RNA sequence: UGACCCCUGGUCGAAUUGGCAAGACGUCGGAUUCUGAUUCCGAAAGUUCUAGGUUCGAGUCCUAGGGGGUCAACCA
Numbered sequence: 001u002g003a004c005c006c007c008u009g010g011u012c013g014a015a016u017u018g019g020c021a022a023g024a025c026g027u028c029g030g031a032u033u034c035u036g037a038u039u040c041c042g043a044a045a046g047u048u049c050u051a052g053g054u055u056c057g058a059g060u061c062c063u064a065g066g067g068g069g070u071c072a073a074c075c076a
Stems, first nucleotide, its partner, number of pairs: 001072007010025003019056001027043005049065005
């Protein structure tokens, strides 16, 4: 310098290839228990990395940027 891949609650991780964002763990509250764990019930938590664009509609498509990674080249 070039090519390619990834980015989604605190963490992990899905989303009929465009149609109102699952689930698990964790956290909080409750039940159970002598207490704790386990188990069960419920709840909170997401500008889907940023800014634009296309579209009736974008996590998904396009452009630019940011962060991370892989490979190649250059230099030595």
Predicted 3D model of a 76-nucleotide RNA (transfer RNA) from a Rhodobacterales bacterium. The sequence was found in a public genome assembly. Its Rfam family is "tRNA". The family's RNA type in Rfam is transfer RNA.